Predicted 3D model of a 541-nucleotide part of an RNA (large-subunit ribosomal RNA, domain I) from Lachnospiraceae bacterium 3-1. RNAcentral holds the full RNA, with entries from Rfam. Model confidence (mean pLDDT): 84 of 100.
Context: one part of a larger RNA
């Protein structure tokens, strides 16, 4: 040195476990913010670095409920306190709430600096301190008031509003490229990603100038079908409807005008303009006549179920079996509207927490049904009046429609022109006629639909620490000027009973002793594989 065997070290695989994740289901809830948000900085404890909680009233204060013996968070120990005059704890409501941050008195390199006005306190005028106010823009009202006579601008005051944040969902504006077309330019990707603006718990759409087809339907939205059809398309790649049928849900309304009344301004009787109230809204209305209440209602008040703490809640013993330990075995019982689940020294329906079932709220959330002040609400006549204008429409240029200019309607509108007035106007895919349908150029509108940051309850042929979220807590440590990137790391034991005392040693560590079922469970702690490294013995050279 090789080989074999034995016994170790190192190492942390494997097994078992789960505090954490992942996905889904159901229900709830769905905006917060100048009454200062989201997010933070700095503080607050007897001692206090971190997390949690809280804010100079600082791990807390007050009230009302629940609860009933311990409590002073994670988190031990010591000290000192609190608590049947009911603490801690749980729920609801309130108070306080430093500084930064839209940040808003001015400034600023966020968490800092510097003010002014009014009022209070310190014997108070300097000074200190406390409270309140002091940003900008918009709307409305008022005041004051230039050049310039009236006026207007400017300026000032008061009241109200806005601003900023939010996971996805929604609406609008803007808007790519890779890619596909087996190249590439129309086309596609795609009105996607990105950026910007805006709103809400949903948003948007919405009560026919509709869809149809000679029969009709009757706001919108969403789903299934129609249908990969009709079509569009370098007729390539690809794109791709609608009617109709079946379902979910269901709800309809308000202005402008005609007409009537009132007051205002220009300038003053007439005229004109604009304002307020009534009237009225497409089975048109005004106007004229007749009638006078059945019915409907989305605002306000009130308010049920339900929710936000809880309470009650059945039934088992023995064992000189095993074991450290009984819930296991054996013997004999019981409950069950409860044999879901978890815990207890192992494997418990009957030991504990629970579970089925029943009960429960001072306060807050919630908002059903009924009623209903109030609002809406009838029939006939047909002469006159009204019924949304730089609009409809045309031409040119675009966009959007499944539809790429096409025979290209319909919709939107940048440019130019520019009507009619219900005997009117728009549409029915060029256009014309007949016929049919509707009434633009004003507005509002629940539900069915989308999403899930959040809460509660639950489920899993989901994971089990190189898995499962990046994280069994961490956006931490660390990296980067920065935007940003971004880990590793779980397990003693039933219980610390965490090894008093002795010995060696400077210590680390070890040997005894002791605890424990076990210490070959000793904190580098369950199991403890392999690689790797020593030791001993045998054998061979």
């Nucleotide at each position: 040195g090789g080989c074999a065997c034995a016994g170790g070290g190192c190492g942390g695989a494997u097994g078992c476990c789960u505090u954490g994740g992942c996905a889904c289901u159901a229900a709830g809830g769905g905006c917060c913010g100048a009454a200062g948000a989201a997010a933070g900085a700095c503080g607050c404890g007897a001692u206090a670095a971190g997390c949690u909680g809280c804010g100079a009233a600082a791990a807390g204060c007050c009230a009302c409920g629940g609860g009933g013996a311990a409590g002073g968070g994670c988190a031990a120990a010591u000290a000192c306190c609190u608590a049947g005059u009911g603490a801690u704890c749980c729920g609801u409501g309130g108070a306080u709430g430093u500084c930064u941050g839209a940040a808003u008195g001015g400034g600023g390199a966020a968490a800092c600096c510097c003010a002014c006005a009014u009022g209070g306190g310190g014997a108070a005028g300097c000074c200190c301190u406390c409270a309140u106010g002091u940003a900008u823009c918009c709307a409305u009202g008022c005041g004051c008031g230039a050049a310039u006579c009236c006026a207007u601008a400017a300026c000032g005051c008061a009241u109200g509003g806005a601003a900023g944040g939010g996971a996805a969902c929604c609406c609008g504006g803007u808007g790519a490229a890779c890619u596909g077309a087996a190249a590439c330019a129309u086309c596609u990707a795609a009105g996607u990603a990105g950026c910007c603006g805006g709103a809400g718990g949903a948003a948007g759409a919405g009560a026919a100038a509709g869809a149809a087809a000679c029969a009709u339907c009757g706001a919108u939205u969403c789903c299934c079908u129609a249908a990969g059809u009709a079509g569009c398309g370098g007729c390539g790649a690809g794109c791709g409807a609608a009617a109709a049928g079946g379902g979910a849900a269901g709800a309809g309304c308000c202005c402008a005008a005609a007409c009537c009344g009132g007051g205002a301004u220009g300038c003053g009787a007439g005229c004109a303009u604009g304002c307020c109230g009534g009237g009225g809204u497409u089975a048109g209305g005004a106007c004229c006549g007749c009638a006078a209440a059945a019915g409907g209602g989305a605002a306000g008040a009130a308010g049920a179920a339900g929710g936000u703490a809880a309470g009650g809640g059945a039934a088992c013993g023995g064992u000189u079996u095993u074991g450290g330990g009984a819930a296991a075995g054996c013997c004999g019982g019981c409950c069950a509207a409860a044999g879901a689940g978890g815990g207890u020294g192992a494997a418990a329906g009957c030991c504990c927490c629970g579970u089925a079932c029943c009960u429960g709220a001072a306060a807050c959330c919630g908002g059903a049904a009924a009623g209903g002040a109030c609002c809406c609400a009838g029939c006939g006549g047909g002469a006159u009046c009204c019924a949304g204008a730089g609009u409809a429409c045309a031409u040119c240029g675009a966009g959007a429609c499944a539809c790429g200019a096409g025979a290209a309607a319909c919709c939107u509108u940048g440019a130019u022109g520019g009507a009619a007035g219900a005997a009117g106007c728009g549409g029915g895919g060029a256009c014309c006629a007949c016929c049919c349908c509707g009434c633009a150029a004003g507005g509002c509108u629940a539900a069915a639909u989308a999403c899930c940051a959040c809460u509660u309850a639950g489920u899993g042929a989901c994971c089990g620490a190189u898995a499962g979220c990046g994280c069994a807590g961490a956006g931490u440590a660390c990296u980067g000027u920065g935007a940003a990137g971004g880990a590793a790391a779980g397990g003693u034991g039933a219980a610390a009973a965490g090894a008093a005392c002795c010995c060696c040693g400077g210590g680390a560590g070890g040997g005894g002793a002791g605890u424990g079922a076990a210490a070959g469970a000793g904190a580098a702690c369950c199991u403890g594989a392999a690689a790797c490294c020593g030791u001993g013995u045998g054998u061979c050279c």